[in-house]
RNA sequence: GCGGAUAUGGCGGAACUGGCAGACGCGCAGGACUUAGAAUCCUGUGGGAGACCGUGCAGGUUCAAAUCCUGUUAUCCGCA
Numbered sequence: 001g002c003g004g005a006u007a008u009g010g011c012g013g014a015a016c017u018g019g020c021a022g023a024c025g026c027g028c029a030g031g032a033c034u035u036a037g038a039a040u041c042c043u044g045u046g047g048g049a050g051a052c053c054g055u056g057c058a059g060g061u062u063c064a065a066a067u068c069c070u071g072u073u074a075u076c077c078g079c080a
């Protein structure tokens, strides 16, 4: 230099090939149980006071993009 894979809440990890983003698990918070705790069970949990914003980053297409297109960054693999 060329080709390929990956990037999503605090962490792991889904999203049925464009149609409610964050299911599910962990963690965390509150509660039940207990003399107290562990375990278990229940509820809640992206950010923001809100309007709104949020899929590595910047653009584009579309009524609508994590998903399609272009560029670019990082990591990994292969080729030279």
Base pairs, nucleotide, nucleotide: 001079002078003077004076005075006074007073010026011025012024019063027045028044029043030042031041032040046053047052056072057071058070059069060068
Transfer RNA from a Clostridia bacterium, 80 nucleotides, folded computationally. The organism belongs to Clostridia, within Bacteria. It matches the Rfam family "tRNA". By type it is a transfer RNA. It was read from a public genome assembly.